[in-house]
Molecule: small-subunit ribosomal RNA
Organism: uncultured prokaryote
RNA sequence: AUUGAACGCUGGCGGUAUGCUUAACACAUGCAAGUCGAACGGUAACAGGCAGAGCUUGCUCUGUGCUGACGAGUGGCGGACGGGUGCGUAACGCGUAGGAAUCUGCCCAGUAGUGGGGGACAACCAGGGGAAACCCUGGCUAAUACCGCAUACACUCUACGGAGAAAAGGAGGCCUCUUCUUGAAGCUCUUGCUAUUAGAUGAGCCCGCGUUAGAUUAGCUUGUUGGUGAGGUAAAAGCUCACCAAGGCGACGAUCUAUAGCUGGUCUGAGAGGAUGAUCAGCCACACUGGGACUGAGACACGGCCCAGACUCCUACGGGAGGCAGCAGUGGGGAAUAUUGGACAAUGGGCGCGAGCCUGAUCCAGCAAUACCGCGUGUGUGAAGAAGGCCUGAGGGUUGUAAAGCACUUUCAAUUGGGAGGAAUACCUGUCGGUUAAUAUCCGUCAGAUUGACAUUACCUUUAGAAGAAGCACCGGCUAACUCCGUGCCAGCAGCCGCGGUAAUACGGAGGGUGCAAGCGUUAAUCGGAAUUACUGGGCGUAAAGCGCUCGUAGGCGGUUUGUUAAGUCGGAUGUGAAAGCCCCGGGCUCAACCUGGGAACUGCAUUCAAAACUGGCAGACUAGAGUUUGGGAGAGGAGAGUGGAAUUUCAGGUGUAGCGGUGAAAUGCGUAGAGAUCUGAAGGAACACCAGUGGCGAAGGCGGCUCUCUGGACUAAAACUGACGCUGAGGAACGAAAGCAUGGGUAGCAAACAGGAUUAGAUACCCUGGUAGUCCAUGCCGUAAACGAUGUCAACUAACUGUUGGGUACUUUGGUACUUAGUGGUGCAGCUAACGCAAUAAGUUGACCGCCUGGGGAGUACGGCCGCAAGGCUAAAACUCAAAUGAAUUGACGGGGGCCCGCACAAGCGGGGGAGCAUGUGGUUUAAUUCGAUGCAACGCGAAGAACCUUACCAGGACUUGACAUCCUACUAAGUUUCCAGAGAUAGCUUAGUGCCUUCGGGAACUCGGUGACAGGUGCUGCAUGGCUGUCGUCAGCUCGUGUCGUGAGAUGUUGGGUUAAGUCCCGUAACGAGCGCAACCCUUGUCCUUAGUUGCCAUCAGGUAAUGCUGGGAACUCUAAGGAGACUGCCGGUGACAAACCGGAGGAAGGUGGGGACGACGUCAAGUCAUCAUGGCCCUUACGACCUGGGCUAAACACGUGCUACAAUGGUCGGUACAGAGGGUUGCCAAGCAGCGAGGUGGAGCGAAUCCCACAAAGCUUGUCGUAGUCCGGAUUGGAGUCUGCAACUCGACUCCAUGAAGUCGGAAUCGCUAGUAAUCGCGAAUCAGAAUGUCGCGGUGAAUACGUUCCCGGGCCUUGUACACACCGCCCGUCACACCAUGGGAGUGGGUUGCAAAAGAAGUGGGUAGACUAACCUUCGGGAGGUCGCUCACCACUUUGUGAUUCAUGACUGGGGUGA
Repeated sequence: AUUGAACGCUGGCGGUAUGCUUAACACAUGCAAGUCGAACGGUAACAGGCAGAGCUUGCUCUGUGCUGACGAGUGGCGGACGGGUGCGUAACGCGUAGGAAUCUGCCCAGUAGUGGGGGACAACCAGGGGAAACCCUGGCUAAUACCGCAUACACUCUACGGAGAAAAGGAGGCCUCUUCUUGAAGCUCUUGCUAUUAGAUGAGCCCGCGUUAGAUUAGCUUGUUGGUGAGGUAAAAGCUCACCAAGGCGACGAUCUAUAGCUGGUCUGAGAGGAUGAUCAGCCACACUGGGACUGAGACACGGCCCAGACUCCUACGGGAGGCAGCAGUGGGGAAUAUUGGACAAUGGGCGCGAGCCUGAUCCAGCAAUACCGCGUGUGUGAAGAAGGCCUGAGGGUUGUAAAGCACUUUCAAUUGGGAGGAAUACCUGUCGGUUAAUAUCCGUCAGAUUGACAUUACCUUUAGAAGAAGCACCGGCUAACUCCGUGCCAGCAGCCGCGGUAAUACGGAGGGUGCAAGCGUUAAUCGGAAUUACUGGGCGUAAAGCGCUCGUAGGCGGUUUGUUAAGUCGGAUGUGAAAGCCCCGGGCUCAACCUGGGAACUGCAUUCAAAACUGGCAGACUAGAGUUUGGGAGAGGAGAGUGGAAUUUCAGGUGUAGCGGUGAAAUGCGUAGAGAUCUGAAGGAACACCAGUGGCGAAGGCGGCUCUCUGGACUAAAACUGACGCUGAGGAACGAAAGCAUGGGUAGCAAACAGGAUUAGAUACCCUGGUAGUCCAUGCCGUAAACGAUGUCAACUAACUGUUGGGUACUUUGGUACUUAGUGGUGCAGCUAACGCAAUAAGUUGACCGCCUGGGGAGUACGGCCGCAAGGCUAAAACUCAAAUGAAUUGACGGGGGCCCGCACAAGCGGGGGAGCAUGUGGUUUAAUUCGAUGCAACGCGAAGAACCUUACCAGGACUUGACAUCCUACUAAGUUUCCAGAGAUAGCUUAGUGCCUUCGGGAACUCGGUGACAGGUGCUGCAUGGCUGUCGUCAGCUCGUGUCGUGAGAUGUUGGGUUAAGUCCCGUAACGAGCGCAACCCUUGUCCUUAGUUGCCAUCAGGUAAUGCUGGGAACUCUAAGGAGACUGCCGGUGACAAACCGGAGGAAGGUGGGGACGACGUCAAGUCAUCAUGGCCCUUACGACCUGGGCUAAACACGUGCUACAAUGGUCGGUACAGAGGGUUGCCAAGCAGCGAGGUGGAGCGAAUCCCACAAAGCUUGUCGUAGUCCGGAUUGGAGUCUGCAACUCGACUCCAUGAAGUCGGAAUCGCUAGUAAUCGCGAAUCAGAAUGUCGCGGUGAAUACGUUCCCGGGCCUUGUACACACCGCCCGUCACACCAUGGGAGUGGGUUGCAAAAGAAGUGGGUAGACUAACCUUCGGGAGGUCGCUCACCACUUUGUGAUUCAUGACUGGGGUGA
């Protein structure tokens, strides 16, 4: 785009078309083929006339064919057309173009006739049978029915003499005769009839070409192919028969199977094509199924006959009837397809002289949005942008000029009235002509009258009023159109991708929007897009695809030249290519659809004429292709025979002794019966080191010691010869690695199977020790490989450079150089390619031929066939299933890949944890509650810088409801303070005193209590809706951009490379040049010096003073304090390096190569953590999930884990003495001296808002004793007792002190942590939080090490490179079995259908042949009969049917095989 459509929702009008695609399933009922009295005998019915009867003017009855007419019958014509359907048919069925051996009613034209006879049969009458259908017998009768005779221009046959064979009359008129009524004769007009010719029309037959799929259908055929003769037909012919011959068809697809009516056309497409064959038109076939003939011009006959069969109906059971695939209609089937309508008015058909009759053909109407076309459902104005709806950032936006309102219009529908055209005739009446003797007829002209189913027609008009007339689908992308609510991987959607797991533009609803519109969507189907079967117009190195290779048949293609021919080819003409349709130009319906006129076209076929370039044919010639002859050299080319040495093994012998062998390490194995080692000898088999080479040969497979024999091919040089002999190659044939098979040999080594030993969770493996087939030979099979260059063969052409093998030529200084040819490699331009890559050995540009491919899986499988001894091979599907499978390249990530490098990563060290006790956190458990969060590194002394109450979020109980907290409104009152009492308290009651602040004097502000509702409140949920903050990789050196360049592109380059660095730090190179975020630096601190300043800090010098002290005067030097500067930059020297960057060493310096430390954390990753810091969307609760109170809990205690403290002791414990810090904190505070207490602490109160006073004695250290290796003078848990402090309160549940008690623990398994210098280790001090409560955390200083060879390994990271089937990225992906469910399919003892071959049986009706039986009108007869016919019988053919045996196909089948899908 389309449809004969269907379904869902909806539906105003008209026009034009169309309407059982399924069951060629079965059919009730009605109709669909009759007509002619001008062929005939006649008169059943109707009407009229006449006559008669009964009688009431009129009716009834009877008679009469007299008239109009006409049932039934005889006869003629038509029922072979028209109408339906598509079963069958793959065919001369259809289409197209031809042909000769034919027929043709009615029709047209011509010629010649139409004479004279005869005998019957219906109807009818009579009788009879039957339920019926119908039938029988006898009798009468007509014809345009039937039969002879005569005649015969044509015609047919012929022996050319001849012979054979026709007919029908009817109607009208006139005239003559006549029994006056008929009859007869004649004439005329007309219509028939007979014979025949010709035409037209129609039909039959033959033939070229075209006309679906399957080769998993390859051979078919016996009347088959041809001939002769006969028969037969309208006609050619094996059409039929007899005989003879053995042919005919077939890979250019016979036969068989399946499917199918064919065509003009229709739909689609740019076309070529593809699909299709409804309506309309042409042809064919069929008419319940099968067979058959009759009649006829025509049939083997839809509404005819006979027979058989199935089915239905009637029946008196004896027997009969029927055929909607005609029009309506019914049932059934189905997703689905209409009225048991009107009329012959028109067009057409049949009959008829005609009027006319018949016509479900046809024309109309009815039903259906089934399709196409047209029209309408209003138009203008109208902002308060109404109400309502929806959304909202709460302001508004949108629906929306939409509505209402106002002003108009009236198509269509409704209503009133009118009103074309389809109608032309024929017939009839009349006029005028023609024919004729004619005023009959007949023909023509004119006039008149008459004919409409549709139809209440089309069309016009009246009236009224916006009045009666809009839906459907969609809105994630493709694809035009977005929001809210509900739902919560549910319900659902979905054409593909895919949506839905609590903020869904994707589900459902709503608002809004988009598209189309009396329709809109969905489904089905066809073509297109699809160059996705490629003729136009594709491919085959890696995506699917080159046969393993060669020879060669058919076929296809084929060098130069001359002549000829004209098959192909090209041009002209003629015929045909039906109409309709498509297209163009006109015309008619108001337009359109539709109808109609003309043209073009129909790309085709045939005939004929002409051309001769090319292809082909024929004839001739040529040598460039191809081949032959001669010489030459190269070679693992092939086959056979012989022969050689090294090595392995075995055997024999000698020497000799304890192991050998094997592995990652071992063991099995061999060995004291003498192995292994070594020497000598022998046997046997197999393979041929070095040479050896991207070297050679061969078609491929493949070929390797040496010699001989036989043999194939290629190459090369120069001549001669043949003269296109060529290329490719479907089928076919030969060869064809390894393994395997068969027979017979052989067997040293190796070695499937097998055995043993190891490894392992297992190890039917990898490793080891053995070991049989096999490997070898001969003969015969097999016929496959990643048989690969994943690249078919042949030929031609198209830049260069270089290596190598064989041959040749020229030059040469014998070293070579140049050229050429046949191979074999590398690089590379153009070109090609999706890219990778190929590139004279093409995957380039062309030509010839063959093979092969068409999404993945199923499957190279099943079935069938062929081959094979088998194994198996070749050929080769489908169902079903998926939306991918695949190639090349890119970026990442990953690798038990590679290279380089780094890090307390390992190593080297030091010290720990893991074992003990305790502290603390977590899990699990428990509980009324043990609130919540954090969970590998990167949770677990974490949030928590501090849970007795509070905190507190949890639990139990008790109380509140505008609330504990905020704003607004209203009313009242100062606020606030106090006493007593109930209660666990919240709370409730009583009571006391109090009169505030500002003021313009009006009032106002704050606070308390009460009320009302808006609202508050929530540590309720979602960190996977979020902001912010944080952790981690990681202080790792990376992450990017602009422009340019390269690439089809993703992307690359830059950022890679060579060096170097802590560093993408820097230098050099460089299709890149620059830039940004990171690194570094800038900042803080510490280390040295200087300057300035000098209190609360300092005190060298001077002076004073003390028991002593910077205590005082004074000083400003030092320390220090805190401001500012200096200093360090690879700056200098030497070396290395590339004249670089830089590195190494050195000097100087307080400090040296970033001096130490801190803050500082790129792009990003982990849906990392946090809704319980805070903020926040959405959801949820609102006398409760909010708020308050008391008590309890977070502190439980079998267990497990993390982090710590204290230890296990002598480098120690303990007693005494003694020395030296830093950084902090302090008014709700730090608290001195003094006094008492063993002590915690108490008392006391000086000083200090602090460089001044206090906390505050630093400890390890040093030193004098003691302990002597022990569960201790170690260790301190636990418990008892007594206290102190804080606090409303230490029971659950604080810290500390004293006395007593004195547990485990003697250095810790596997595994594991931290640390590289002022570090680890060790020692103490301070602070935050805090009423109190640190072994935690954050800081401070004191003492103060060891080790680093080095980067193989573990972990993590960076850069480059490589592989990848990964991209949620290796915690990836993914294979097979098993189990379960479902689906389709193969096998299967079989079973049941369909179709069909062969061999038989059978034989209705019918036709033909025969005929001894019976019967018999016309004609003949010698009257006996004959000719002819009918019946019967019989033969042949044959439908139904039956049997046997095959083939094929479908369905089904216990069981079974594999396949697919599934969380």